[in-house]
A computed fold for a 74-nucleotide RNA from an Actinomycetota bacterium, annotated as transfer RNA. It matches the Rfam family "tRNA". Rfam links the family to the GO term triplet codon-amino acid adaptor activity. Its mean pLDDT, the model's own confidence on a scale to 100, is 81.

RNA sequence: GGGGCGGUAGCUCAGUUGGUUAGAGCAGCAGACUCAUAAUCUGCCAGGCCUCGGUUCAAGUCCGAGUCGCCCCA
Numbered sequence: 001g002g003g004g005c006g007g008u009a010g011c012u013c014a015g016u017u018g019g020u021u022a023g024a025g026c027a028g029c030a031g032a033c034u035c036a037u038a039a040u041c042u043g044c045c046a047g048g049c050c051u052c053g054g055u056u057c058a059a060g061u062c063c064g065a066g067u068c069g070c071c072c073c074a
Stems, first nucleotide, its partner, number of pairs: 001073007010026004019057001028044005050066005
C1' cells in the first nucleotide's frame, strides 16, 4: 500500500426481506430460599446502535467518507 471481517448495555454477543416500542447471557442492585454461604428463583438497573454525511414516509440494517481493532497478501 491492497483486500476481508468487525465496532450494538459495564463485559461477551444476537438482531431475518429496512417497518411501529432494540434483545440475550454474564456482571451489578433488591428480594425469596438457607443457620449461613454458594447454587436456584423473582424483580430492577443499564444502550438508541463508532463518527459525519446521504437515500427513504421510515435506517442498527442500504450508500459514501472517516476512525479504531483483528486477520490475510505485498

The sequence was found in a public genome assembly.